The RNA shown here (SAH (S-adenosyl-L-homocysteine) riboswitch aptamer) has 86 nucleotides and comes from a Betaproteobacteria bacterium. The sequence was found by an Rfam model in a public genome assembly.

[in-house]
RNA sequence: CGUCCCGAGGAGCGUUGCAACCCGGCAGCAGCCGGGCCAGGCUCGGGGCGGGCUUCACGCCACCAUUGCAACGGCGCUCGUUGAAC
Numbered sequence: 001c002g003u004c005c006c007g008a009g010g011a012g013c014g015u016u017g018c019a020a021c022c023c024g025g026c027a028g029c030a031g032c033c034g035g036g037c038c039a040g041g042c043u044c045g046g047g048g049c050g051g052g053c054u055u056c057a058c059g060c061c062a063c064c065a066u067u068g069c070a071a072c073g074g075c076g077c078u079c080g081u082u083g084a085a086c
Base pairs, nucleotide, nucleotide: 001050002049003048004047005046006045007044008043009042010079011078012077013076014075015074018041021036022035023034024033025032026031040072051061052060053059054057
C1' cells in the first nucleotide's frame, strides 16, 4: 500500500434509483440492451491474507507520553439525545 472479515459512526418507516452484484439477450477483448436487487458503496478503529523493507532471520512495517473525541452519508416522515429561545 492492496484486499477480506469484524466493530463503531443514536433508532426506525416510506420512496427514487447511480455504481457494484445477479439473471436473460446481443456482441464476442471491451462493451450494449432489458429485468432483478439496491441509499454505510464513505470515514474511523481492530484483525487475517497479500505486499513492501533489509540486517536474510521462527527479522521489521513500531513504541511511549500528553491532550482531544471525528467528519460525512439522495428525498420525505417519526422517535431518541444535547443545547438555545419562547